This is a predicted structure of a 553-nucleotide part of an RNA (large-subunit ribosomal RNA, domain I) from a mouse gut metagenome. Its mean pLDDT, the model's own confidence on a scale to 100, is 82. The RNAcentral record of the full RNA draws on SILVA. Rfam family: Bacterial large subunit ribosomal RNA. Its family is annotated with structural constituent of ribosome and ribosome in the Gene Ontology.
Context: one part of a larger RNA
RNA sequence: AGCAGCAGGCGGAUGCCUGGGCGCUGAACGGCGAAGAAAGACGUGGUAAGCUGCGAUAAGCCUCGGGGAGGAGCUAAACAUCCUUUGAUCCGUGGAUUUCUGAAUGGGGAAACCCACCGGGAGUAAUGUUCCGGUAUCUCCACAUGAAAAGAUAGUGUGGAAGAAGCUGACCCAGGGAAGUGAAACAUCUCAGUACCUGGAGGAAAGGAAAUCAAACGAGACUCCCAAAGUAGCGGCGAGCGAAAUGGGAAGAGCCUAAACCAUGUGGUUUCGACCAUGUGGGGUUGUAGGGCCGUCGGACGUGAUUCCGGAGUAGGCAGGAGAAGUCGGCUGGAAAGCCGCGCCAUAGCGAGUGAAAGCCUCGUAUCCGAACCCGAAAAGGACGCAGACGGUACCUGAGUACCGCGGGGCACGUGAAACCCCGUGGGAAUCCGGGAGGACCAUCUUCCAAGGCUAAGUACGAUUCAGCGACCGAUAGUGAACCAGUACCGUGAGGGAAAGGUGAAAAGAACCCCUGUCAGGGGAGUGAAAGAGAAUCUGAAACCUGCUGCUU
Repeated sequence: AGCAGCAGGCGGAUGCCUGGGCGCUGAACGGCGAAGAAAGACGUGGUAAGCUGCGAUAAGCCUCGGGGAGGAGCUAAACAUCCUUUGAUCCGUGGAUUUCUGAAUGGGGAAACCCACCGGGAGUAAUGUUCCGGUAUCUCCACAUGAAAAGAUAGUGUGGAAGAAGCUGACCCAGGGAAGUGAAACAUCUCAGUACCUGGAGGAAAGGAAAUCAAACGAGACUCCCAAAGUAGCGGCGAGCGAAAUGGGAAGAGCCUAAACCAUGUGGUUUCGACCAUGUGGGGUUGUAGGGCCGUCGGACGUGAUUCCGGAGUAGGCAGGAGAAGUCGGCUGGAAAGCCGCGCCAUAGCGAGUGAAAGCCUCGUAUCCGAACCCGAAAAGGACGCAGACGGUACCUGAGUACCGCGGGGCACGUGAAACCCCGUGGGAAUCCGGGAGGACCAUCUUCCAAGGCUAAGUACGAUUCAGCGACCGAUAGUGAACCAGUACCGUGAGGGAAAGGUGAAAAGAACCCCUGUCAGGGGAGUGAAAGAGAAUCUGAAACCUGCUGCUU
C1' cells in the first nucleotide's frame, strides 16, 4: 500500500411526513379611481428588530349584530401595566380618522421632497411661525368681455358640472401589422391577419330580425356546439389552405326610425295665393308589398326587453347556532384509538385531531335553524304602451346611393369563367309598370326589399371569493418562491434571480459535578419509551477519511 472483516467519522441519498403548489368542476362576482385608486415611502406598541395590522384618533375610535370566558396579533418567551358576565379578546355590518408620494391636479422636482398665492383661524406690540379650506389641464353649460373687420366670430375672463384622466388577470371589438419557420434552396404561397403596437368597451363583447338561403320542395334574425368534412373547392394544382347548404342540439324575441300626410314654432322670400329652410308634436315602418290620403265598417284576442305599482325591503348575500351514541372491562405498551369481551347511535361509518390504527374523546359531518344595520332579486297580476278589415287614388317607401371602368382588399376561393361584400379613384341610375340576388352573362322562373338604428338568452374568460374533487407533486419534485421570495445577490439599466422544511407525545431543551485558555468540545448526573431523539436534532445510503484485526506484497 492493497484486499477482507469489525468499529467509527464525514456526508445528506432513501423512506415516511406536509404548513406549499398544480389541475379540474360548480356557484358567486366581474371592477377600483379627483369623495384621490392600484402601488408605495415614513411613521405607529410600556420594553419593539422584522412580519402583520393601522395612520398624528396610528396592532387602533364609534355603531349595530354574532359570540360567551378569558384576553392585550406572529417570530416569542419574560417583566411591567391593564381590559373583561355593566359581556372583553374574537367574527361580521355600517361609519369616523386616514401623514407624505403616486393619474397627482397650486408651481417645481433627482417619487415619498422644495417653494408659493388667495380666504379664514391660532399666536405676536408687529413681522416671522402655525392650522383649515381653495388654486392643474381638457370637455360641456351659463354669463361677461371682445380683434383683424361694421355686425359677427375667433380669443379672453369668471362661475357651474359625483364629466374625463390613472390602475387592473384573461376574455371581446376595431385601427395598424412582422419575422424565424414550412415549401427539404427561394420569389407567389406558408407561418398569419398569428406575435406585437395602438384605441375602445363590457360583465360579457361581437353579431342580429333577410335587398338571407334554397331549388322547382321549401326554410324563416343572430350566436354557440355536434355532424356534413378533411368533403366541394382553392393551390409555384407544390408546401399546404379549406368552406357552405343541410341535419341534430343549446337558447329563443322582436322592435324603433326616415319619407308621404296633418298641426305648429322660428327665420327668409312673397305677385299676399303661398313657397323655401329648419325645429317640435302626431302619423308611419313593410315584400303573399306596406303606408299616406279619400270613402265604408270595426274596436277584441294577444303582446311588451321601457316606466310605475305589485310580489318585497320578501327570497337570497355579508357573522353564526343546535347537532346522536362507551372515555365500559381486560391485555400489550411510555402512551390505546390496537387485540379480546360486552354495549350504543346512525337522514351523522366524509374528514381532521388526540402519546400507535376512534362512528360513540375533541372539532366536525347528516339534518334543521338563523339577523340589527347594509346590499338586494324573479315569476304571476295590474297601470301604461303596442296591436284591425274592404274599396278607390298613385302621394311616399333612406342618392353622389345602387351600378359600371380602373386599382386594391375581404370572402376556403392566389384573377381565374369569378359571382358576392368592402375601400380608393373617375363616371353615374330607376322610383313599385320599381329594385337586388340565385357563382361570368342573357332569358324564363323563384326569392328578397339595400343605401338609418336598437336588441336579452344560449357563447368566451377568471385577477377575486366560496364549496368540492384528483390512477397530480411530495422539498433537485410541485409555483421562481412549503422557510419573512420576486427576497438575498448580480447588472449603469432594461433585466436576471437563488439556496434554505422535519428534536420529542410533551421542552420535560440537560440543575449540579469534572476536563480545558474557552461562551469550543467532551465525560458523568438528570429528563425521556428512546439522547446511537441533544438542538449541526427523524431515518441516516454511497463516494471520501480513520482506527483495530487478519491475509498478501